Transfer RNA from a Candidatus Omnitrophota bacterium, 71 nucleotides, folded computationally. The prediction has a mean pLDDT of 80. It matches the Rfam family "tRNA". Rfam links the family to the GO term triplet codon-amino acid adaptor activity. Lineage of the source: Bacteria > Pseudomonadati > Candidatus Omnitrophota.
RNA sequence: GCGGGUGUAGCUCAGUGGUAGAGCACUAGCCUUCCAAGCUAGCUAUGACGGUUCGAUCCCGUUCACCCGCU
Numbered sequence: 001g002c003g004g005g006u007g008u009a010g011c012u013c014a015g016u017g018g019u020a021g022a023g024c025a026c027u028a029g030c031c032u033u034c035c036a037a038g039c040u041a042g043c044u045a046u047g048a049c050g051g052u053u054c055g056a057u058c059c060c061g062u063u064c065a066c067c068c069g070c071u
Base pairs, nucleotide, nucleotide: 001070002069003068004067005066006065007064010024011023012022013021018054026042027041028040029039030038047063048062049061050060051059
C1' cells in the first nucleotide's frame, strides 16, 4: 500500500427496515441474628459523520479504533 472482518449497557453477547433485549455485574429495598443464596425494583448502550427511506442497530458512502491475510 491492497483486501477482509469486528465495533450495541461496566463485562460477555443477541437483535432478517417498524417501541433496543438477555446473562453477569452495580445500586436500593425485602428476607436473614449476621453473611451468602433467593425475590422485587432501578441504573446504563447502537464508534463518528453523511446518504437512501414514511421509518436505519440493520442498506450505501466516508472516516476512526482493533484484529486477520497479501505485498